[in-house]
Background:
A computed fold for a 265-nucleotide RNA from a Clostridia bacterium, annotated as Bacterial large signal recognition particle RNA. Of the family's consensus pairs, 91% are formed in the model. The coordinates come from a structure-prediction model, not an experiment, and the mean pLDDT is 76. The gene name in the source record is ffs. Rfam family: Bacterial large signal recognition particle RNA. Its family is annotated with SRP-dependent cotranslational protein targeting to membrane, signal sequence recognition and signal recognition particle, plasma membrane targeting in the Gene Ontology. The source organism's lineage runs through Bacteria, Bacillati, Bacillota and Clostridia. RNAcentral holds the sequence, with entries from ENA.
RNA sequence: CCGUGCUAAGUGGGGAGAUAGCGGUGCCCUGUACCUGCAAUCCGCUACAGCAGGAACGAACUGCCCCUCUCGACUUUUAAAGUGGAAGGCAGCCCCGUAUAAGGGGUGUUGAUAACAAGGUCUUAUGCAACCCGCCGCCGCGAACCGUGUCAGGGUAGGGAUACAGCAGCACUAAACGGUUAAGCGGGUGUGCCAUAGGGUUGCUUUGCAGUAGCUACCUGUACGGGUUACGCUUCGGCUUUAAUUGGCAAAAGGGGCUGCACGG
Repeated sequence: CCGUGCUAAGUGGGGAGAUAGCGGUGCCCUGUACCUGCAAUCCGCUACAGCAGGAACGAACUGCCCCUCUCGACUUUUAAAGUGGAAGGCAGCCCCGUAUAAGGGGUGUUGAUAACAAGGUCUUAUGCAACCCGCCGCCGCGAACCGUGUCAGGGUAGGGAUACAGCAGCACUAAACGGUUAAGCGGGUGUGCCAUAGGGUUGCUUUGCAGUAGCUACCUGUACGGGUUACGCUUCGGCUUUAAUUGGCAAAAGGGGCUGCACGG
C1' cells in the first nucleotide's frame, strides 16, 4: 500500500419553555435523517446525565473536534401604531351662572327705558250677600201591662143603696221618629265682578304726567366664575403588533484537523 472480517461511533440537529440540572414527550426553526414501548396535576436519568428491546450500516462522501457563515427563536433598549386600566377639570367637547353689547333677532316717534303720582294685585277687622248646620215654630205618627180620660163585659166590698180598682175598645198625649221651615235666633265657610275702615306697597300691572331715543339679552361673539371623566387631551403602569438595536445561543451549508482490532498478500 492492497484485500477480507469485525468493533467504537453514528442512523438527525437546534431554539424558547419546563427543570437543581440533563435528556425526552408537546410548540417553533432547519429540512428528510432506523423500528417498537413509556410520558405534563409529566416520564427517564445524575455530570459517561432519556430508559428498555430490536435492526441494518460502519473506520470515513457517512463518525468526532475546531473555525467561518447565519435560517430561526429568545433577550436588552428605543420608536410608532393599536388595545384595555388608573389619575387629572384641562385654552378641546358638553352644561350652568354673571357681565358686556360687536353682529343677527325682537321692540320703540301709534312714544321705549328710567323717574314721579294714583289705583289694582297683598293683608287685618267689620258689614252685606250666597250656601250649610242647629234652635225656635208648624204638621204627621207615636204606649199589650208598667201614660191620661172614658172605661162595655167581667171583678172586689156590702143585706142593700152604693163605693172602689180596672182589661179590651175609643179618644188624647210624652220621649222618639218623619216631614216642612216664609220670617226669627245662633254657629260655620276651599263662597263673592260687593261695601266700609285701617295697614302695606320690593316686584308685576293699569292709568296719568313731563320728556325724547333708545330698550331687551333670544342666538352668535367676548370676558370671568363653577361643574362634568362619556369622548378628546395630559401623565403613569399592563398587553399586542411592526421597525431598528444589544447579548448569549444556533439548524443547514462551507473549510481544517483527528480516528481502533484481527488475518492474509